c-di-GMP-I riboswitch aptamer from a Syntrophomonadaceae bacterium, 89 nucleotides, folded computationally.
Its Rfam family is "c-di-GMP-I riboswitch aptamer". Its family is annotated with cyclic-di-GMP binding in the Gene Ontology.
The source organism's lineage runs through Bacteria, Bacillota, Clostridia, Eubacteriales and Syntrophomonadaceae.

RNA sequence: UGAACUGGAGGGCAAAAUUAUCGAAAGAUAGUGGCGCAAAGCUAAAGGGGCUAAAGCACUAAUAAUGCUACAGCCAGCCAGCUGCCGGU
Numbered sequence: 001u002g003a004a005c006u007g008g009a010g011g012g013c014a015a016a017a018u019u020a021u022c023g024a025a026a027g028a029u030a031g032u033g034g035c036g037c038a039a040a041g042c043u044a045a046a047g048g049g050g051c052u053a054a055a056g057c058a059c060u061a062a063u064a065a066u067g068c069u070a071c072a073g074c075c076a077g078c079c080a081g082c083u084g085c086c087g088g089u
Base pairs, nucleotide, nucleotide: 004089005088006087007086008085012037013036017032018031019030020029021028022027035077041082042081043080047079048078049075050074051073056068057067058066
């Protein structure tokens, strides 16, 4: 110095729930909160997986309802890819 495994003192992040705002929804942002996390940092245009279905399409005489559909929405705290702090072996 590199790789693998492993720990977290200081410090960091922040699930559910709840309030406000945005959104058709999934979900996002902020406050409270403190389940957990050693990458819970970044990437949704490498890839897999998951969620939603406004618009569109199907259905209908038509509307509604229902169904299908995301390289047009979303999830990185599902896997994954990239990068990375201090210490131990």